[in-house]
Context: one part of a larger RNA
RNA sequence: UGACGGGGGCCCGCACAAGCGGUGGAGCAUGUGGUUCAAUUCGACGCAACGCGAAGAACCUUACCUGGGCUCGAAAUGCAGAUGACCAUCGGCGAAAGUCGACUUCCGCAAGGACGUCUGUAUAGGUGCUGCAUGGCUGUCGUCAGCUCGUGUCGUGAGAUGUUGGGUUAAGUCCCGCAACGAGCGCAACCCUUGUUUCCUGUUGCCAUCAGGUCAAGCUGGGCACUCUGGAGAGACUGCCGGUGACGAACCGGAGGAAGGUGGGGAUGACGUCAAGUCAGCAUGGCCUUUAUGUCCAGGGCUACACACGUGCUACAAUGGCCGGUACAAACCGUUGCGAUCCCGCGAGGGGGAGCUAAUCGGAGAAAGCCGGUCUCAGUUCGGAUCGUAGGCUGCAACUCGCCUGCGUGAAGUUGGAACCGCUAGUAAUCGCGGAUCAGCAUGCCGCGGUGAAUACGUUCCCGGGCCUUGUACA
Numbered sequence: 001u002g003a004c005g006g007g008g009g010c011c012c013g014c015a016c017a018a019g020c021g022g023u024g025g026a027g028c029a030u031g032u033g034g035u036u037c038a039a040u041u042c043g044a045c046g047c048a049a050c051g052c053g054a055a056g057a058a059c060c061u062u063a064c065c066u067g068g069g070c071u072c073g074a075a076a077u078g079c080a081g082a083u084g085a086c087c088a089u090c091g092g093c094g095a096a097a098g099u100c101g102a103c104u105u106c107c108g109c110a111a112g113g114a115c116g117u118c119u120g121u122a123u124a125g126g127u128g129c130u131g132c133a134u135g136g137c138u139g140u141c142g143u144c145a146g147c148u149c150g151u152g153u154c155g156u157g158a159g160a161u162g163u164u165g166g167g168u169u170a171a172g173u174c175c176c177g178c179a180a181c182g183a184g185c186g187c188a189a190c191c192c193u194u195g196u197u198u199c200c201u202g203u204u205g206c207c208a209u210c211a212g213g214u215c216a217a218g219c220u221g222g223g224c225a226c227u228c229u230g231g232a233g234a235g236a237c238u239g240c241c242g243g244u245g246a247c248g249a250a251c252c253g254g255a256g257g258a259a260g261g262u263g264g265g266g267a268u269g270a271c272g273u274c275a276a277g278u279c280a281g282c283a284u285g286g287c288c289u290u291u292a293u294g295u296c297c298a299g300g301g302c303u304a305c306a307c308a309c310g311u312g313c314u315a316c317a318a319u320g321g322c323c324g325g326u327a328c329a330a331a332c333c334g335u336u337g338c339g340a341u342c343c344c345g346c347g348a349g350g351g352g353g354a355g356c357u358a359a360u361c362g363g364a365g366a367a368a369g370c371c372g373g374u375c376u377c378a379g380u381u382c383g384g385a386u387c388g389u390a391g392g393c394u395g396c397a398a399c400u401c402g403c404c405u406g407c408g409u410g411a412a413g414u415u416g417g418a419a420c421c422g423c424u425a426g427u428a429a430u431c432g433c434g435g436a437u438c439a440g441c442a443u444g445c446c447g448c449g450g451u452g453a454a455u456a457c458g459u460u461c462c463c464g465g466g467c468c469u470u471g472u473a474c475a
Base pairs, nucleotide, nucleotide: 001475002474003472004471005470007469008468009467010466011465012464013463015459016458019423020422021421022420023419026314027313028312029311030310031309032308033307034305035304042053043052064300065299066298067297068296069295070294077122078121079120080119081118082117083116084115089102090101091100092099093098105114106113107112125289126288128287129286130285134283135282136278137277138276139274141272146185147184148183149182150181151180152161153160154159165176166175167174191266192265193264194263196234197233198232199231200230202228205224206223210221211220212219237260240254241253242252243251244250316416320375321374322373323372324371325370326369332363333362334361337356338355342351343350344349382413387408388407389406390405391404392403393402429451430450431449432448433447434446435445
């Protein structure tokens, strides 16, 4: 100087408390451990591994296993030699890969050149090892308020001071004081979005106004008033008033205002820590391999199953289930695509193809909600696992191993021990919608809106963190 303390003081954070919902019990989905296996490829392991890499394993992917093949190689470059072949097509063998055979160049008068094949060589190749040799990127402490430097001063020195102190703040934020005076990286602001408004913009919106028209409908003429689209501004700054305060910084209350004290959300992550993670995204040193640890193919495996754990979905019902009727979104996607009206089918779906490169057409019926009916507390009209059967779709192909539909079957489950988790407001809870990946496959992930709470006395305690101080046999 740090680190640590079941030392002290001050202060924060869904850290506790106060509340609401859940996990832990059940079934299933998914990841992991373990076990098994020819193989169940590899990585990730407290927080910060375990719906993680994987935003999508039937083949492919694929790195694993078994078997069949190839070796200058599946792809790249150079040199030398040989050659007119090679590709395509056809035939034999074959599961395919491959192999065997048939067919077989161009330009140029020529020299030669081009294209390709074969042989040899230098090399290629490796998801083989080392993340404890590395780059790059990432997680974490933590969006915590800290981390430093120049000069000066103090100290023999390590170092200190500044950065401590008194207030204040979300903040090393600002004020005052002070052997310090300044400065840098962080904080804040500048950026995006949302909330109010003005102007501009009108193939969306409106009967607001006029006319036509319909069973109905912005449907038509017409018009940009309103809503909206998306561009430019305005607006919030403790600016104003009162109080408290050191006359300061600031805090409390109020006015005005759509919004008030960083308005809400996002992006943004200082010096560093964990030899944290990644050699399998990529790059890369070294090592290893080179008729194999490379490469091609078929089939299998990654989907196994006594069990254990994590993360989720669905429930255990009446604030509910089922049936009928009826209302209101946002965001997004679509031309090898979205696919309407119509017809067939109980349905999944099929036929057909209008329109749309999309504020114009389509996906698209939002659901919870509301209105009415029924069920009457039961393992039930709750719950839907499992299994049987009949079908549909994608795809070369759904046996291992896809998703969906109809009928039948109807399991466990009656609120879950110890313990643990999330959340402070348009949040939790609950309800549906969309997208990426993708031929197909979503309870995962990323977004979108609808309905919409309860509670916070407080900081004694648990956890993590910041500042000052103290002890130390630790560095």

Predicted 3D model of a 475-nucleotide part of an RNA (small-subunit ribosomal RNA, 3' major domain) from an uncultured Acidobacteriota bacterium. Its mean pLDDT, the model's own confidence on a scale to 100, is 84.